[in-house]
Molecule: transfer RNA
Organism: Abditibacteriota bacterium
């Protein structure tokens, strides 16, 4: 240096056609217990790796950077 594939709450991890981001674990709250733990029930927590751009609307589509992981020199 060129292919190509990845980045979405603390961690995994969906969102298949662009239509307003599920689920599970953790972690907080209450319940249950003599106490934790295991069960239950709540709530809280994401502006989708950065920066533009298109678009009525963008995690999803175009451009450019950054990390990583793969192949080829």
């Nucleotide at each position: 240096u060129g292919g190509g594939g990845a980045a979405u709450g603390g961690c995994c991890a969906a969102a298949u056609u662009g239509g307003u981001a599920a689920g599970g674990c953790a972690c907080c709250u209450g319940a249950u217990u003599c106490u934790g733990g295991c069960u239950c029930a709540g709530a809280a927590g994401a502006u989708u790796g950065c920066a533009g751009g298109u678009u009525c609307g963008a995690g999803u589509c175009c451009u450019g950077c950054u990390u990583c992981c793969c192949c080829a020199g």